A computed fold for a 363-nucleotide part of an RNA from a Blastocatellia bacterium, annotated as large-subunit ribosomal RNA, domain IV. Rfam family: Bacterial large subunit ribosomal RNA. Rfam links the family to the GO terms structural constituent of ribosome and ribosome. RNAcentral holds the full RNA, with entries from ENA. Model confidence (mean pLDDT): 88 of 100. The organism belongs to Blastocatellia, within Bacteria.
Context: one part of a larger RNA
RNA sequence: CUCGGUCAGGAACUAGGCAAAUUGGCCCCGUAACUUCGGGAGAAGGGGUGCCCACGUUAGGUGUAGGAGCUCGCCUCCGAAGCCGAGGUGGGUCGCAGUGAAGAGCGCCACGCGACUGUUUACUAAAAACACAGGUCUCCGCAAACUCGUGAAGAGGAUGUAUGGGGGCUGACGCCUGCCCAAUGCCGGAAGGUUAAAGGGAGGGGUUAGCCUGGACUCGUUCCGGGCGAAGCUCCGAACCGAAGCCCCGGUGAAUGGCGGCCGUAACUAUAACGGUCCUAAGGUAGCGAAAUUCCUUGUCGGGUAAGUUCCGACCUGCAUGAAUGGCGUAACGACGUGGCGACUGUCUUGCCGAGCUGCACA
Repeated sequence: CUCGGUCAGGAACUAGGCAAAUUGGCCCCGUAACUUCGGGAGAAGGGGUGCCCACGUUAGGUGUAGGAGCUCGCCUCCGAAGCCGAGGUGGGUCGCAGUGAAGAGCGCCACGCGACUGUUUACUAAAAACACAGGUCUCCGCAAACUCGUGAAGAGGAUGUAUGGGGGCUGACGCCUGCCCAAUGCCGGAAGGUUAAAGGGAGGGGUUAGCCUGGACUCGUUCCGGGCGAAGCUCCGAACCGAAGCCCCGGUGAAUGGCGGCCGUAACUAUAACGGUCCUAAGGUAGCGAAAUUCCUUGUCGGGUAAGUUCCGACCUGCAUGAAUGGCGUAACGACGUGGCGACUGUCUUGCCGAGCUGCACA
């Protein structure tokens, strides 16, 4: 290390009965709450179990000979013999022990979560996580929505057509699912405001043929400088006109989400059905509640224990519950979680004995 056994006790062990032990097949009896009437159920809890003899030529099966029938066959039915042969009743018999070895449910109560069978982190998580039938919202009228693809061809969707297909949320079933559309989103609206490119060109800038003017000399309208400056070319460019969107007006919660504070008041006290006031879009309805949610907290009361930070039932002061991010229940189900009880045990009091294997040391 892996096994076998163990006086008395029997969970005192421990985070926790982890591990181990108990149970175990078949037949019979007998089985509660609850329930969706299927279940729960192998509930629970009891009894039996070997071998021999008799009833016994047992019931039954097979089926030769034989018999019967007809559709005449490798036919059907009956069936001496032979062979096979449960189960039951009664009697007997041996052992500590009879499913004599092996293999073969421990059970019950209550609560949480998830309806269920399923699925998952290949190599630390199997679960209350995922999925699920069912519910609901939404998109899509077919060259569908949506998805893949190079803004493609093409393909899937689908050789389908709204009782169909895509997406989101919820998650059997039962009872239900309140108020708020102010914000955000989505849907609808189009009068007004705002608004892009494009259109539009008022006006302005650059350039210079020409004109005016100053200077120079090789005096030609030759050169240099300054000013004005048409057309053309070119660069800016106001008004005006210009969609969707946004602003705006409505709708919409099983869309994202949200669902108050202070003060006073009843003939003991306490409490406040009642009143006042401020704020809000509206102030949390039904349920449930120290909860997988409760900080204070081991809340308080009750139950269970001799003794209970856990558990169950209540209360409600909900730090910070609450209705498809579903609320509350719920039979059945679960290698899920929590508490309790019985049985059982080397888990323990507390050790001990034995077997085998492996390693190391020595001889």